[in-house]
Context: one part of a larger RNA
RNA sequence: UUGGGCGUAAAGAGUUCUGUAGGCGGAGUUGUAAGUUAUAUGUUAAAGGCUACGGCCCAACCGUAGUUUUGCGUGUAAUACUGCAAUUCUUGAGUAAUGUAGAGGUUAGUAGAACGUACGGUGUAGUAGUGAAAUGCGUUGAUAUCGUACGGAAUACCAAAGGCGUAGGCAGCUAACUGGACAUUUACUGACGCUGAGAGACGAAAGCUUGGGGAGCAAAACGGGUUAGAUACCCGUGUAGUCCAAGCUGUAAACAAUGUCGAUUAGGAAGUGGCAAGAGUCACUUUCGAAGCUAACGCGAUAAAUCGACCGCCUGGGAAGUACGGGCCGCAAGGCUAAAACUC
Numbered sequence: 001u002u003g004g005g006c007g008u009a010a011a012g013a014g015u016u017c018u019g020u021a022g023g024c025g026g027a028g029u030u031g032u033a034a035g036u037u038a039u040a041u042g043u044u045a046a047a048g049g050c051u052a053c054g055g056c057c058c059a060a061c062c063g064u065a066g067u068u069u070u071g072c073g074u075g076u077a078a079u080a081c082u083g084c085a086a087u088u089c090u091u092g093a094g095u096a097a098u099g100u101a102g103a104g105g106u107u108a109g110u111a112g113a114a115c116g117u118a119c120g121g122u123g124u125a126g127u128a129g130u131g132a133a134a135u136g137c138g139u140u141g142a143u144a145u146c147g148u149a150c151g152g153a154a155u156a157c158c159a160a161a162g163g164c165g166u167a168g169g170c171a172g173c174u175a176a177c178u179g180g181a182c183a184u185u186u187a188c189u190g191a192c193g194c195u196g197a198g199a200g201a202c203g204a205a206a207g208c209u210u211g212g213g214g215a216g217c218a219a220a221a222c223g224g225g226u227u228a229g230a231u232a233c234c235c236g237u238g239u240a241g242u243c244c245a246a247g248c249u250g251u252a253a254a255c256a257a258u259g260u261c262g263a264u265u266a267g268g269a270a271g272u273g274g275c276a277a278g279a280g281u282c283a284c285u286u287u288c289g290a291a292g293c294u295a296a297c298g299c300g301a302u303a304a305a306u307c308g309a310c311c312g313c314c315u316g317g318g319a320a321g322u323a324c325g326g327g328c329c330g331c332a333a334g335g336c337u338a339a340a341a342c343u344c
Base pairs, nucleotide, nucleotide: 003315004314005313006312007297008296012311014202015201016019017200018199022195023194024193026089027088028087029086030085031084032083034082035081036078037077038076039075040074041073042072043071048068049067050066051065052064053063054062055061092192093189094188095187096185097184098183099182100181104178105177106176107175108174109173110172111155115151116150117149118148119147120146121145122144126137127136163170164169207248208247209246210245211244212243216242217241221237222236223235224234259310260309261308262307263306264305267288268287269286270285271284272283273282274281275280292299293298316344317343318342326337327336328335329334
């Protein structure tokens, strides 16, 4: 390479969200005849190979005939499928109308609880902390309690196997702006579709740059304990950070460790949102399970079943997701790409 694979053994890219090239593509009719099929013909040197017969006593070797030469060119014919051209259709896809649910997003405002600080009142000797302590705080009046003011961050209950979002993720309340989904009607367009190498956009936390902010928490750091030691676990402090604005970074067990889309294949129990009086039905979510699949675990209409389209990825373990004055990106940290020697 072929092949075989990718939930857990190596392997699904963080998200296909937008989408280029490419690949693939619904139903009918007509044309065409490029692919396709049939046939004719030319060429496909000889030697060689194969089959048959023959010649050297046999064989090797040699001769004759047939065949092979899988291909290419040209002509003729066929028209199922594919392509191309034209035309039509509505079931795929989309649009519209009427509704519905929702922590979907952005911006602004605002509320209460808790916490902290300051000031004031009451009040007096402790408090805090632990396995036990100590450091710490406190007669300059702490802890406790009441009042006032200010500050930052997060939103108890509702709350759920609940909802929304492509993923990351999203939760007090109100308003403005805004994206998508679903149901019903079946009105309109008429294949406009699927996937998607590159590319673009988004992308938790931590980290970085500049400027703000800083209540609580808290890497680092310091102190107290523990211990043989204790650069830890426990306790007291505490700075970055956590928050905001703008920009960068581009990674996570970014997980359902399961790419996207379409079709087909028993049921049961629930939840959410529509339509409906109900039966039911459509969309989504959870759980059990038939067939089937799986090495097993398990999966099972939300498939890991049965098929199809397209992309990504894997190919023994380590060295290594490392090296390179390598390439691209980044302010840096680093990211992406990605070996080999050697070794088992």
Small-subunit ribosomal RNA, central domain from an uncultured bacterium, 344 nucleotides, folded computationally.